[in-house]
RNA sequence: CACCGAGAAAGCCAAACCAGUCAUAAGACAGGGGCGGAAAGCCACGGGUCUUCUCUUCAGACACCUAAUAAAGACAGCCGAGCUACCGAA
Numbered sequence: 001c002a003c004c005g006a007g008a009a010a011g012c013c014a015a016a017c018c019a020g021u022c023a024u025a026a027g028a029c030a031g032g033g034g035c036g037g038a039a040a041g042c043c044a045c046g047g048g049u050c051u052u053c054u055c056u057u058c059a060g061a062c063a064c065c066u067a068a069u070a071a072a073g074a075c076a077g078c079c080g081a082g083c084u085a086c087c088g089a090a
Base pairs, nucleotide, nucleotide: 004088005087012037013036017032018031020029021028022027035077041083042082045080046079047078048075049074050073051072052071054070056068057067
């Protein structure tokens, strides 16, 4: 240095849920909480999942609803790629 990850030490993050704000929504943020996590740090590049204020199309007399397409988003605690990082037993 690389791999690796110890009933090691010091620290770190924080699922469900509760109540608040924002968003049409998926979801996000901050507080409590703690299921878990050795990249549960960063990044939507590939795959995947999810959403629909909006456009178009189909059906319908119209509207609502539904479905599909587009577009715009969300998820890094779904799996890969990429970037970076604390500690140090075997």

c-di-GMP-I riboswitch aptamer, 90 nucleotides, folded computationally. Of the family's consensus pairs, 94% are formed in the model. Its Rfam family is "c-di-GMP-I riboswitch aptamer". Rfam's curators write: GEMM was predicted in a large-scale screen for bacterial structured RNA regulatory elements. Rfam links the family to the GO term cyclic-di-GMP binding. The sequence was found by an Rfam model in a public genome assembly.